The RNA shown here (c-di-AMP riboswitch aptamer (ydaO/yuaA leader)) has 151 nucleotides and comes from Pelotomaculum isophthalicicum JI.

């Protein structure tokens, strides 16, 4: 100094969104261009599968669907304050989604948002995109599994 092995302890989260290189006089860092990447996504045949529909518009990313009807408001009708339709949608539920991998039980949280524009099933070749943002609900028990650093 290396290997091997056991044991403890620690290892922020959601998302595909990470990692470089260059503009640059500069020692860096940041915000701006621009150019690659991990990683993600869409379009695109034969074959083989659809039979299903084409304004009730259709599709796509996503977990994020579906139920639920408070409340308002317009209309209409009559027995004049009750009845019906329409819109609008609250609470409250739930498909599915989160707390590093896997399984069980138990706790909390999410159940959005946006985009294409009359048009996309699957699909090789092949074309085309994005590679932000935001956030601390970030658990807890039992049991496997695996990486890096300590000691």
């Nucleotide at each position: 100094u290396g290997u091997u092995a056991a044991a403890u302890a620690a290892a922020g989260c959601c998302g595909a969104a990470u990692c470089c290189c260059c503009g640059a006089u500069a020692u860096a860092u940041u915000a701006c261009g621009g150019g690659g990447u991990a990683c993600g996504g869409g379009g695109g045949a034969c074959a083989a599968a659809a039979u299903u529909u084409u304004u009730u518009g259709g599709g796509g990313u996503g977990a994020a669907u579906c139920c639920g009807g408070a409340u308002u408001a317009a209309c209409c009708g009559c027995g004049a304050g009750c009845g019906g339709u329409u819109a609008u949608a609250a609470a409250g539920g739930u498909a599915g989604g989160g707390u590093g991998c896997c399984c069980u039980c138990u706790a909390c949280c999410c159940g959005a948002a946006c985009c294409c524009u009359u048009c996309a099933g699957c699909u090789a070749a092949c074309c085309c995109c994005g590679a932000a943002g935001g956030c601390g609900g970030a658990g807890g028990a039992g049991g496997g599994a695996u990486u890096u650093u300590a000691u």
The RNAcentral record of the sequence draws on Rfam.